[in-house]
RNA sequence: UUUGUGAAAGCUAAACCUAUCGAAAGGUAGGGGCGGAAAGUUACGGUUCCUAACAAGCGGAAGGCCGAACUGCCGAGU
Numbered sequence: 001u002u003u004g005u006g007a008a009a010g011c012u013a014a015a016c017c018u019a020u021c022g023a024a025a026g027g028u029a030g031g032g033g034c035g036g037a038a039a040g041u042u043a044c045g046g047u048u049c050c051u052a053a054c055a056a057g058c059g060g061a062a063g064g065c066c067g068a069a070c071u072g073c074c075g076a077g078u
Stems, first nucleotide, its partner, number of pairs: 001077004011036002016031006034064001040070003044067003047062004054057001
């Protein structure tokens, strides 16, 4: 610097179940393991979802949806 066929030292953890927080979307913890080579971080642009209070677009949620920015493990090639 390019790359992710196979593997997994190490990492993450879908659905579902339990507990808990929330009005909700959803979050957190435990179990679970469908998957992942950025399924790491950031709601910046797009997108999707919720919307009790406020009052008519504010507000909230999602990074395991796309883009962007920043950072990084392992293997292979140059």
The RNA shown here (c-di-GMP-I-GGC riboswitch aptamer) has 78 nucleotides and comes from an uncultured Methylococcaceae bacterium. The sequence was found by an Rfam model in a public genome assembly. Its mean pLDDT, the model's own confidence on a scale to 100, is 76.